Source information
The RNA shown here (FMN riboswitch aptamer (RFN element)) has 125 nucleotides and comes from Nesterenkonia haasae. It was read from a public genome assembly, where an Rfam model found it. Its mean pLDDT, the model's own confidence on a scale to 100, is 81.
[in-house]
């Protein structure tokens, strides 16, 4: 440096007015952006995780949990440089799935959940 454990710790976010019987959902103007990689810093490049969906085990059932596979949204133009779709500049663009007396990225809910990972100890080297 690698690798092994751990009943360690941490691990997402966003309003303000208008209209109206009623909207944090329509109208304006705004605000938000896991995780790892990427010769330069990423919501929009590549991956993974989560939510969905299928299928195999586990279980007397239900719940559940583990494994595999599938689906899974979005940028371009210029500068500058040895290198940036990541920086600067400009103009976009996008965001599950139920609920809600008016339609959701921002309310409410499944989540006090689970989780990509980080960090820490210890062990061995």
């Nucleotide at each position: 440096a690698c690798g092994u454990g751990c009943u360690u710790a941490c691990g997402g976010g966003a309003u303000c007015g208008g209209u109206g019987c009623a909207a944090g959902u329509c109208c304006g103007a705004a605000c938000c952006g896991g995780c790892g990689g990427u010769g330069a810093u990423a919501g929009u490049c590549c991956g993974c995780g989560a939510c969905c969906c299928g299928g195999c085990g586990c279980c007397c059932a239900c719940u559940g949990c583990g494994c595999c596979g599938g689906u899974u949204g979005a940028a371009c133009c210029g500068g500058u440089g040895a290198a940036a779709u990541u920086c600067c500049g400009g103009u976009a663009c996008c965001g599950a799935c139920a609920g809600u007396u008016a339609g959701a990225g921002u309310c409410u809910g499944g989540a006090u959940g689970g989780g990509a990972g980080u960090a820490g100890c210890a062990c061995a080297g």